[in-house]
RNA sequence: GCGGCCAUAGCUCAUCUGGUAGAGCGGCAGCCUUCCAAGCUGCAGGACGGGGUUCGAGUCCCCGUGGCCGCU
Numbered sequence: 001g002c003g004g005c006c007a008u009a010g011c012u013c014a015u016c017u018g019g020u021a022g023a024g025c026g027g028c029a030g031c032c033u034u035c036c037a038a039g040c041u042g043c044a045g046g047a048c049g050g051g052g053u054u055c056g057a058g059u060c061c062c063c064g065u066g067g068c069c070g071c072u
Stems, first nucleotide, its partner, number of pairs: 001071007010025004019055001027043005048064005
C1' cells in the first nucleotide's frame, strides 16, 4: 500500500426480509433474613463519527475513525 471481517448498555452478545432496540452478568432500590449471602420484584443505562437512499435506517450505500486477520 491492497483486500476481508468487526464496532449495539459497564462487560459478553442478540436484533430474523428496513417498521416499538433485548438478554445474561454487573449497578441501584425494595421484599425476604437477627445480619450477610442466596432468592424474588422493580429501576437506570446503549446503536463509533459524518453524509446519502427511504414514508421510515442498528439494519442498505459512501466517506472517515478504531480493532482483528490475510497479502505485498